[in-house]
RNA sequence: UGCGGGGUAGAGCAGUGGUAGCUCACCGGGCUCAUAACCCGGAGGUCGUUGGUUCGAAUCCUUCCCCCGCUACCA
Repeated sequence: UGCGGGGUAGAGCAGUGGUAGCUCACCGGGCUCAUAACCCGGAGGUCGUUGGUUCGAAUCCUUCCCCCGCUACCA
RNA backbone atom coordinates (compact mmCIF):
# COMPACT_ATOMS: atom_id res chain seq x y z
P U A 1 -1.10 3.80 3.52
O5' U A 1 -1.08 2.85 2.25
C5' U A 1 -0.70 3.36 1.01
C4' U A 1 -0.69 2.24 0.00
C3' U A 1 -1.94 1.37 0.00
O3' U A 1 -2.99 1.94 -0.75
C1' U A 1 0.00 0.00 0.00
P G A 2 -4.48 1.74 -0.27
O5' G A 2 -4.77 0.24 -0.75
C5' G A 2 -4.81 -0.09 -2.13
C4' G A 2 -4.74 -1.58 -2.32
C3' G A 2 -5.83 -2.39 -1.65
O3' G A 2 -7.03 -2.41 -2.40
C1' G A 2 -3.75 -3.38 -1.18
P C A 3 -8.44 -2.63 -1.66
O5' C A 3 -8.40 -4.18 -1.28
C5' C A 3 -8.38 -5.17 -2.30
C4' C A 3 -8.24 -6.56 -1.71
C3' C A 3 -9.26 -6.93 -0.64
O3' C A 3 -10.52 -7.32 -1.19
C1' C A 3 -7.12 -7.54 0.10
P G A 4 -11.85 -7.07 -0.34
O5' G A 4 -11.77 -8.17 0.81
C5' G A 4 -11.78 -9.55 0.47
C4' G A 4 -11.47 -10.41 1.67
C3' G A 4 -12.35 -10.20 2.89
O3' G A 4 -13.61 -10.85 2.78
C1' G A 4 -10.10 -10.28 3.57
P G A 5 -14.88 -10.20 3.55
O5' G A 5 -14.60 -10.58 5.08
C5' G A 5 -14.55 -11.94 5.49
C4' G A 5 -14.13 -12.06 6.94
C3' G A 5 -14.95 -11.25 7.93
O3' G A 5 -16.18 -11.87 8.28
C1' G A 5 -12.66 -10.94 8.38
P G A 6 -17.45 -10.92 8.60
O5' G A 6 -17.04 -10.20 9.97
C5' G A 6 -17.00 -10.93 11.17
C4' G A 6 -16.27 -10.18 12.27
C3' G A 6 -16.99 -8.99 12.88
O3' G A 6 -17.99 -9.37 13.82
C1' G A 6 -14.72 -8.45 12.52
P G A 7 -19.20 -8.33 14.10
O5' G A 7 -18.53 -7.19 14.99
C5' G A 7 -17.89 -7.51 16.23
C4' G A 7 -17.51 -6.25 16.98
C3' G A 7 -18.69 -5.38 17.36
O3' G A 7 -18.47 -4.78 18.64
C1' G A 7 -17.17 -4.15 16.02
P U A 8 -19.25 -5.35 19.90
O5' U A 8 -20.77 -5.41 19.41
C5' U A 8 -21.60 -4.25 19.49
C4' U A 8 -23.03 -4.65 19.79
C3' U A 8 -23.21 -5.58 20.98
O3' U A 8 -23.20 -4.87 22.21
C1' U A 8 -24.46 -6.41 19.16
P A A 9 -22.54 -5.60 23.49
O5' A A 9 -23.72 -5.58 24.57
C5' A A 9 -24.13 -4.35 25.16
C4' A A 9 -24.55 -4.54 26.60
C3' A A 9 -23.55 -5.30 27.46
O3' A A 9 -23.55 -4.75 28.77
C1' A A 9 -25.63 -6.41 27.50
P G A 10 -22.46 -3.61 29.12
O5' G A 10 -21.37 -4.46 29.94
C5' G A 10 -20.24 -3.80 30.52
C4' G A 10 -19.36 -4.84 31.19
C3' G A 10 -18.90 -5.96 30.25
O3' G A 10 -17.72 -5.61 29.55
C1' G A 10 -19.83 -6.89 32.21
P A A 11 -17.49 -6.12 28.02
O5' A A 11 -17.16 -7.67 28.23
C5' A A 11 -15.93 -8.08 28.84
C4' A A 11 -15.82 -9.60 28.85
C3' A A 11 -16.06 -10.27 27.51
O3' A A 11 -14.90 -10.28 26.69
C1' A A 11 -17.35 -11.35 29.15
P G A 12 -15.05 -10.24 25.08
O5' G A 12 -15.63 -11.70 24.73
C5' G A 12 -14.88 -12.86 25.05
C4' G A 12 -15.67 -14.10 24.73
C3' G A 12 -16.26 -14.14 23.33
O3' G A 12 -15.31 -14.54 22.36
C1' G A 12 -17.90 -14.79 24.91
P C A 13 -15.56 -14.22 20.80
O5' C A 13 -16.87 -15.07 20.51
C5' C A 13 -17.82 -14.62 19.58
C4' C A 13 -19.09 -15.41 19.73
C3' C A 13 -20.13 -15.17 18.65
O3' C A 13 -19.84 -15.93 17.49
C1' C A 13 -21.16 -15.10 20.77
P A A 14 -20.55 -15.54 16.11
O5' A A 14 -22.03 -16.06 16.45
C5' A A 14 -23.06 -15.85 15.55
C4' A A 14 -24.34 -16.44 16.08
C3' A A 14 -25.56 -16.03 15.28
O3' A A 14 -25.71 -16.82 14.12
C1' A A 14 -26.00 -15.77 17.59
P G A 15 -25.69 -16.08 12.69
O5' G A 15 -27.03 -15.22 12.73
C5' G A 15 -28.27 -15.86 13.03
C4' G A 15 -29.30 -14.85 13.48
C3' G A 15 -29.50 -13.69 12.52
O3' G A 15 -30.40 -14.02 11.48
C1' G A 15 -29.31 -12.89 14.75
P U A 16 -29.84 -14.24 9.97
O5' U A 16 -29.47 -12.75 9.45
C5' U A 16 -30.51 -11.81 9.18
C4' U A 16 -30.32 -11.18 7.80
C3' U A 16 -30.52 -12.17 6.65
O3' U A 16 -31.02 -11.46 5.52
C1' U A 16 -28.33 -11.33 6.59
P G A 17 -32.49 -11.68 5.08
O5' G A 17 -33.23 -10.51 5.86
C5' G A 17 -32.92 -9.15 5.63
C4' G A 17 -33.79 -8.31 6.55
C3' G A 17 -35.23 -8.77 6.62
O3' G A 17 -35.74 -8.44 7.90
C1' G A 17 -35.17 -6.58 5.80
P G A 18 -36.24 -9.68 8.86
O5' G A 18 -37.45 -9.04 9.64
C5' G A 18 -37.20 -7.98 10.59
C4' G A 18 -38.52 -7.54 11.22
C3' G A 18 -39.41 -8.70 11.67
O3' G A 18 -40.13 -8.29 12.83
C1' G A 18 -40.51 -7.43 9.99
P U A 19 -39.62 -8.87 14.26
O5' U A 19 -40.63 -8.13 15.25
C5' U A 19 -40.66 -6.70 15.29
C4' U A 19 -40.55 -6.24 16.73
C3' U A 19 -39.21 -6.58 17.38
O3' U A 19 -38.86 -5.53 18.29
C1' U A 19 -40.97 -7.63 18.57
P A A 20 -37.48 -4.76 18.01
O5' A A 20 -36.37 -5.90 18.20
C5' A A 20 -36.13 -6.37 19.50
C4' A A 20 -35.10 -7.46 19.47
C3' A A 20 -34.79 -8.01 20.85
O3' A A 20 -35.74 -9.02 21.19
C1' A A 20 -32.77 -7.52 19.70
P G A 21 -35.77 -9.69 22.63
O5' G A 21 -34.96 -11.03 22.30
C5' G A 21 -34.44 -11.83 23.34
C4' G A 21 -33.65 -12.94 22.70
C3' G A 21 -32.69 -13.66 23.66
O3' G A 21 -33.37 -14.66 24.38
C1' G A 21 -31.55 -13.10 21.67
P C A 22 -32.79 -15.10 25.81
O5' C A 22 -31.56 -16.06 25.46
C5' C A 22 -31.78 -17.26 24.74
C4' C A 22 -30.46 -17.96 24.47
C3' C A 22 -29.58 -18.17 25.68
O3' C A 22 -29.96 -19.30 26.44
C1' C A 22 -28.29 -17.32 23.89
P U A 23 -29.73 -19.29 28.04
O5' U A 23 -28.16 -19.50 28.22
C5' U A 23 -27.56 -20.73 27.82
C4' U A 23 -26.05 -20.64 27.92
C3' U A 23 -25.52 -20.13 29.26
O3' U A 23 -25.46 -21.14 30.24
C1' U A 23 -24.43 -19.01 27.49
P C A 24 -25.71 -20.72 31.78
O5' C A 24 -24.39 -19.91 32.19
C5' C A 24 -23.14 -20.57 32.24
C4' C A 24 -22.00 -19.57 32.34
C3' C A 24 -22.05 -18.62 33.53
O3' C A 24 -21.59 -19.21 34.73
C1' C A 24 -21.54 -17.41 31.57
P A A 25 -22.22 -18.71 36.12
O5' A A 25 -21.77 -17.18 36.24
C5' A A 25 -20.41 -16.84 36.45
C4' A A 25 -20.20 -15.35 36.34
C3' A A 25 -21.02 -14.49 37.29
O3' A A 25 -20.43 -14.42 38.58
C1' A A 25 -21.17 -13.60 35.12
P C A 26 -21.37 -14.38 39.87
O5' C A 26 -22.16 -12.99 39.74
C5' C A 26 -21.46 -11.75 39.80
C4' C A 26 -22.41 -10.59 39.65
C3' C A 26 -23.61 -10.61 40.58
O3' C A 26 -23.31 -10.12 41.87
C1' C A 26 -24.32 -10.12 38.38
P C A 27 -24.01 -10.80 43.14
O5' C A 27 -25.50 -10.22 43.11
C5' C A 27 -25.74 -8.84 43.25
C4' C A 27 -27.22 -8.53 43.12
C3' C A 27 -28.14 -9.43 43.92
O3' C A 27 -28.24 -9.07 45.29
C1' C A 27 -28.97 -9.22 41.73
P G A 28 -28.54 -10.25 46.38
O5' G A 28 -30.07 -10.61 46.14
C5' G A 28 -31.08 -9.64 46.41
C4' G A 28 -32.45 -10.16 46.04
C3' G A 28 -32.82 -11.53 46.60
O3' G A 28 -33.22 -11.49 47.96
C1' G A 28 -33.40 -11.44 44.32
P G A 29 -32.97 -12.81 48.87
O5' G A 29 -34.00 -13.89 48.31
C5' G A 29 -35.41 -13.67 48.46
C4' G A 29 -36.21 -14.66 47.65
C3' G A 29 -36.05 -16.13 48.03
O3' G A 29 -36.78 -16.50 49.20
C1' G A 29 -35.99 -15.92 45.68
P G A 30 -36.22 -17.74 50.08
O5' G A 30 -36.50 -19.03 49.16
C5' G A 30 -37.83 -19.39 48.84
C4' G A 30 -37.86 -20.56 47.87
C3' G A 30 -37.22 -21.85 48.39
O3' G A 30 -38.08 -22.58 49.26
C1' G A 30 -36.53 -21.43 46.16
P C A 31 -37.45 -23.36 50.52
O5' C A 31 -36.57 -24.53 49.88
C5' C A 31 -37.19 -25.56 49.13
C4' C A 31 -36.15 -26.45 48.48
C3' C A 31 -35.10 -27.00 49.43
O3' C A 31 -35.56 -28.16 50.11
C1' C A 31 -34.04 -26.12 47.50
P U A 32 -35.41 -28.27 51.71
O5' U A 32 -33.83 -28.37 51.94
C5' U A 32 -33.11 -29.50 51.46
C4' U A 32 -31.64 -29.34 51.72
C3' U A 32 -31.25 -28.90 53.13
O3' U A 32 -31.23 -30.00 54.03
C1' U A 32 -30.06 -27.60 51.54
P C A 33 -31.87 -29.81 55.49
O5' C A 33 -30.90 -28.77 56.22
C5' C A 33 -31.31 -28.11 57.41
C4' C A 33 -30.12 -27.45 58.07
C3' C A 33 -29.29 -26.58 57.15
O3' C A 33 -29.81 -25.27 57.05
C1' C A 33 -27.87 -28.05 58.37
P A A 34 -29.89 -24.59 55.60
O5' A A 34 -28.36 -24.32 55.24
C5' A A 34 -27.62 -23.34 55.96
C4' A A 34 -26.16 -23.42 55.62
C3' A A 34 -25.83 -23.28 54.14
O3' A A 34 -25.78 -21.93 53.74
C1' A A 34 -24.66 -25.12 55.04
P U A 35 -26.16 -21.57 52.20
O5' U A 35 -24.88 -22.03 51.37
C5' U A 35 -23.63 -21.37 51.54
C4' U A 35 -22.53 -22.11 50.83
C3' U A 35 -22.77 -22.37 49.35
O3' U A 35 -22.49 -21.25 48.54
C1' U A 35 -21.95 -24.33 50.39
P A A 36 -23.33 -21.11 47.14
O5' A A 36 -22.81 -22.33 46.25
C5' A A 36 -21.48 -22.30 45.72
C4' A A 36 -21.14 -23.63 45.10
C3' A A 36 -22.03 -24.07 43.94
O3' A A 36 -21.65 -23.46 42.72
C1' A A 36 -21.74 -25.86 45.42
P A A 37 -22.79 -23.05 41.65
O5' A A 37 -23.44 -24.44 41.23
C5' A A 37 -22.70 -25.39 40.47
C4' A A 37 -23.44 -26.71 40.40
C3' A A 37 -24.84 -26.64 39.80
O3' A A 37 -24.81 -26.67 38.38
C1' A A 37 -24.92 -27.83 41.83
P C A 38 -25.81 -25.73 37.56
O5' C A 38 -27.26 -26.28 37.95
C5' C A 38 -27.66 -27.60 37.62
C4' C A 38 -28.98 -27.94 38.28
C3' C A 38 -30.10 -26.96 38.04
O3' C A 38 -30.74 -27.17 36.79
C1' C A 38 -29.98 -27.44 40.34
P C A 39 -31.32 -25.92 35.98
O5' C A 39 -32.63 -25.53 36.80
C5' C A 39 -33.71 -26.43 36.91
C4' C A 39 -34.81 -25.86 37.77
C3' C A 39 -35.24 -24.45 37.44
O3' C A 39 -36.14 -24.39 36.34
C1' C A 39 -34.91 -24.62 39.76
P C A 40 -36.15 -23.13 35.39
O5' C A 40 -36.87 -22.02 36.29
C5' C A 40 -38.21 -22.20 36.69
C4' C A 40 -38.66 -21.05 37.57
C3' C A 40 -38.40 -19.66 37.02
O3' C A 40 -39.35 -19.25 36.05
C1' C A 40 -37.75 -19.74 39.28
P G A 41 -38.88 -18.25 34.87
O5' G A 41 -38.69 -16.86 35.64
C5' G A 41 -39.82 -16.20 36.20
C4' G A 41 -39.39 -15.08 37.12
C3' G A 41 -38.61 -13.93 36.48
O3' G A 41 -39.44 -13.02 35.77
C1' G A 41 -37.58 -14.56 38.51
P G A 42 -38.79 -12.19 34.55
O5' G A 42 -37.81 -11.16 35.28
C5' G A 42 -38.34 -10.20 36.20
C4' G A 42 -37.23 -9.44 36.87
C3' G A 42 -36.33 -8.63 35.96
O3' G A 42 -36.91 -7.39 35.59
C1' G A 42 -35.01 -9.81 37.53
P A A 43 -36.51 -6.70 34.17
O5' A A 43 -35.13 -5.96 34.51
C5' A A 43 -35.08 -4.98 35.53
C4' A A 43 -33.64 -4.69 35.92
C3' A A 43 -32.76 -4.24 34.76
O3' A A 43 -32.88 -2.85 34.52
C1' A A 43 -31.67 -5.94 35.98
P G A 44 -32.91 -2.32 33.00
O5' G A 44 -31.42 -2.60 32.48
C5' G A 44 -30.31 -1.96 33.10
C4' G A 44 -29.02 -2.61 32.64
C3' G A 44 -28.83 -2.67 31.14
O3' G A 44 -28.31 -1.47 30.62
C1' G A 44 -28.36 -4.78 32.10
P G A 45 -29.13 -0.71 29.43
O5' G A 45 -28.64 -1.45 28.09
C5' G A 45 -27.26 -1.70 27.88
C4' G A 45 -26.94 -1.73 26.41
C3' G A 45 -27.53 -0.61 25.56
O3' G A 45 -26.59 -0.20 24.59
C1' G A 45 -28.18 -2.68 24.69
P U A 46 -26.00 1.30 24.61
O5' U A 46 -26.54 1.98 23.27
C5' U A 46 -27.93 1.98 22.97
C4' U A 46 -28.23 3.04 21.95
C3' U A 46 -27.61 2.85 20.58
O3' U A 46 -28.37 1.96 19.78
C1' U A 46 -27.32 5.10 21.29
P C A 47 -27.86 1.56 18.27
O5' C A 47 -27.17 0.14 18.45
C5' C A 47 -25.90 -0.01 19.06
C4' C A 47 -25.25 -1.30 18.60
C3' C A 47 -24.86 -1.32 17.13
O3' C A 47 -23.67 -2.09 16.99
C1' C A 47 -26.39 -3.05 17.55
P G A 48 -22.65 -1.80 15.75
O5' G A 48 -21.86 -0.49 16.20
C5' G A 48 -21.42 -0.34 17.55
C4' G A 48 -20.41 0.76 17.63
C3' G A 48 -20.79 2.03 16.87
O3' G A 48 -21.63 2.87 17.63
C1' G A 48 -18.59 1.40 16.28
P U A 49 -22.78 3.75 16.85
O5' U A 49 -21.95 4.84 16.03
C5' U A 49 -21.20 5.83 16.72
C4' U A 49 -20.60 6.82 15.74
C3' U A 49 -21.59 7.42 14.75
O3' U A 49 -22.32 8.51 15.31
C1' U A 49 -19.65 6.71 13.61
P U A 50 -23.81 8.81 14.77
O5' U A 50 -23.58 9.36 13.29
C5' U A 50 -22.89 10.59 13.09
C4' U A 50 -22.69 10.86 11.61
C3' U A 50 -23.95 10.75 10.75
O3' U A 50 -24.76 11.91 10.82
C1' U A 50 -22.16 9.62 9.70
P G A 51 -26.36 11.73 10.70
O5' G A 51 -26.60 11.47 9.14
C5' G A 51 -26.46 12.53 8.21
C4' G A 51 -26.27 12.01 6.81
C3' G A 51 -27.45 11.27 6.19
O3' G A 51 -28.45 12.14 5.70
C1' G A 51 -25.49 10.04 5.80
P G A 52 -29.99 11.62 5.63
O5' G A 52 -29.95 10.47 4.53
C5' G A 52 -29.81 10.81 3.15
C4' G A 52 -29.55 9.59 2.30
C3' G A 52 -30.72 8.66 2.03
O3' G A 52 -31.60 9.17 1.05
C1' G A 52 -28.79 7.39 2.51
P U A 53 -33.15 8.72 1.05
O5' U A 53 -33.11 7.18 0.62
C5' U A 53 -32.73 6.83 -0.70
C4' U A 53 -32.86 5.33 -0.90
C3' U A 53 -34.21 4.74 -0.52
O3' U A 53 -35.16 4.89 -1.56
C1' U A 53 -32.46 3.42 0.39
P U A 54 -36.66 5.45 -1.18
O5' U A 54 -37.27 4.25 -0.33
C5' U A 54 -37.43 2.97 -0.91
C4' U A 54 -37.80 1.95 0.13
C3' U A 54 -38.96 2.34 1.04
O3' U A 54 -40.22 2.14 0.42
C1' U A 54 -37.21 1.44 2.35
P C A 55 -41.37 3.26 0.63
O5' C A 55 -41.84 3.04 2.13
C5' C A 55 -42.73 3.98 2.75
C4' C A 55 -43.18 3.45 4.09
C3' C A 55 -42.07 2.96 5.01
O3' C A 55 -41.46 4.02 5.71
C1' C A 55 -43.78 1.34 4.94
P G A 56 -39.86 4.06 5.84
O5' G A 56 -39.57 2.81 6.79
C5' G A 56 -40.02 2.80 8.14
C4' G A 56 -39.85 1.43 8.76
C3' G A 56 -38.42 0.90 8.75
O3' G A 56 -37.67 1.41 9.83
C1' G A 56 -39.91 -0.79 8.02
P A A 57 -36.11 1.76 9.56
O5' A A 57 -35.42 0.34 9.35
C5' A A 57 -35.48 -0.65 10.38
C4' A A 57 -34.15 -1.36 10.52
C3' A A 57 -33.00 -0.47 10.98
O3' A A 57 -32.07 -1.26 11.72
C1' A A 57 -32.51 -1.33 8.86
P A A 58 -32.15 -1.31 13.31
O5' A A 58 -30.84 -2.10 13.77
C5' A A 58 -29.58 -1.44 13.76
C4' A A 58 -28.47 -2.44 13.58
C3' A A 58 -28.36 -3.01 12.16
O3' A A 58 -27.58 -2.19 11.32
C1' A A 58 -28.29 -4.76 13.77
P U A 59 -28.01 -1.98 9.75
O5' U A 59 -28.03 -3.45 9.13
C5' U A 59 -26.85 -4.24 9.10
C4' U A 59 -27.15 -5.63 8.60
C3' U A 59 -27.68 -5.68 7.16
O3' U A 59 -27.15 -6.82 6.50
C1' U A 59 -29.27 -6.63 8.64
P C A 60 -25.90 -6.58 5.47
O5' C A 60 -26.57 -5.70 4.31
C5' C A 60 -27.19 -6.32 3.19
C4' C A 60 -27.59 -5.27 2.16
C3' C A 60 -26.60 -4.14 1.97
O3' C A 60 -25.54 -4.49 1.10
C1' C A 60 -28.78 -3.25 2.20
P C A 61 -24.06 -3.83 1.31
O5' C A 61 -24.21 -2.35 0.74
C5' C A 61 -24.48 -2.12 -0.63
C4' C A 61 -24.67 -0.64 -0.91
C3' C A 61 -23.56 0.27 -0.38
O3' C A 61 -22.44 0.31 -1.24
C1' C A 61 -25.67 1.16 0.21
P U A 62 -20.97 0.63 -0.60
O5' U A 62 -21.06 2.16 -0.18
C5' U A 62 -21.21 3.17 -1.16
C4' U A 62 -21.19 4.55 -0.53
C3' U A 62 -20.02 4.82 0.40
O3' U A 62 -18.83 5.16 -0.31
C1' U A 62 -22.03 5.56 1.40
P U A 63 -17.39 4.78 0.31
O5' U A 63 -17.21 5.84 1.48
C5' U A 63 -17.15 7.23 1.18
C4' U A 63 -17.15 8.06 2.45
C3' U A 63 -16.12 7.65 3.50
O3' U A 63 -14.82 8.14 3.21
C1' U A 63 -18.22 8.00 4.53
P C A 64 -13.53 7.23 3.56
O5' C A 64 -13.39 7.39 5.13
C5' C A 64 -13.11 8.67 5.70
C4' C A 64 -13.50 8.72 7.15
C3' C A 64 -12.77 7.75 8.08
O3' C A 64 -11.47 8.20 8.44
C1' C A 64 -15.08 7.69 8.55
P C A 65 -10.34 7.11 8.85
O5' C A 65 -10.81 6.64 10.30
C5' C A 65 -10.86 7.57 11.38
C4' C A 65 -11.35 6.89 12.64
C3' C A 65 -10.62 5.61 13.03
O3' C A 65 -9.39 5.86 13.68
C1' C A 65 -12.95 5.27 13.23
P C A 66 -8.18 4.79 13.49
O5' C A 66 -8.62 3.55 14.40
C5' C A 66 -8.80 3.72 15.80
C4' C A 66 -9.45 2.49 16.40
C3' C A 66 -8.75 1.17 16.11
O3' C A 66 -7.63 0.94 16.95
C1' C A 66 -11.06 0.93 15.77
P C A 67 -6.41 0.01 16.40
O5' C A 67 -7.00 -1.47 16.51
C5' C A 67 -7.32 -2.02 17.78
C4' C A 67 -7.92 -3.40 17.64
C3' C A 67 -7.11 -4.38 16.80
O3' C A 67 -6.03 -4.96 17.52
C1' C A 67 -9.38 -4.49 16.17
P C A 68 -4.71 -5.44 16.70
O5' C A 68 -5.21 -6.77 15.94
C5' C A 68 -5.60 -7.91 16.67
C4' C A 68 -6.11 -9.00 15.76
C3' C A 68 -5.19 -9.38 14.60
O3' C A 68 -4.13 -10.24 15.00
C1' C A 68 -7.39 -9.13 13.79
P G A 69 -2.73 -10.21 14.17
O5' G A 69 -3.11 -10.95 12.80
C5' G A 69 -3.47 -12.32 12.81
C4' G A 69 -3.94 -12.76 11.44
C3' G A 69 -2.96 -12.53 10.31
O3' G A 69 -1.93 -13.51 10.25
C1' G A 69 -5.11 -11.84 9.64
P C A 70 -0.47 -13.08 9.63
O5' C A 70 -0.73 -12.96 8.07
C5' C A 70 -1.09 -14.09 7.29
C4' C A 70 -1.56 -13.69 5.91
C3' C A 70 -0.54 -12.94 5.06
O3' C A 70 0.43 -13.79 4.47
C1' C A 70 -2.64 -11.86 4.92
P U A 71 1.91 -13.19 4.18
O5' U A 71 1.66 -12.06 3.07
C5' U A 71 1.20 -12.41 1.78
C4' U A 71 0.88 -11.18 0.96
C3' U A 71 2.04 -10.22 0.74
O3' U A 71 2.91 -10.64 -0.30
C1' U A 71 0.11 -9.00 1.35
P A A 72 4.49 -10.17 -0.26
O5' A A 72 4.45 -8.64 -0.69
C5' A A 72 3.99 -8.26 -1.98
C4' A A 72 3.87 -6.76 -2.08
C3' A A 72 5.13 -5.98 -1.73
O3' A A 72 6.03 -5.90 -2.82
C1' A A 72 3.27 -5.03 -0.62
P C A 73 7.63 -5.77 -2.52
O5' C A 73 7.80 -4.26 -2.03
C5' C A 73 7.49 -3.18 -2.90
C4' C A 73 7.56 -1.87 -2.15
C3' C A 73 8.86 -1.61 -1.41
O3' C A 73 9.88 -1.12 -2.26
C1' C A 73 7.03 -1.13 0.01
P C A 74 11.42 -1.47 -1.95
O5' C A 74 11.76 -0.54 -0.71
C5' C A 74 11.70 0.87 -0.84
C4' C A 74 11.93 1.54 0.49
C3' C A 74 13.18 1.08 1.24
O3' C A 74 14.35 1.73 0.77
C1' C A 74 11.32 1.13 2.71
P A A 75 15.74 0.94 0.66
O5' A A 75 16.19 0.82 2.19
C5' A A 75 16.48 2.00 2.93
C4' A A 75 16.54 1.68 4.41
C3' A A 75 17.53 0.58 4.78
O3' A A 75 18.85 1.05 4.89
C1' A A 75 15.44 0.20 5.83
This is a predicted structure of a 75-nucleotide RNA (transfer RNA) from an uncultured Bacteroidales bacterium. It was read from a public genome assembly. Its mean pLDDT, the model's own confidence on a scale to 100, is 85. Rfam family: tRNA. Rfam classes the family as a transfer RNA.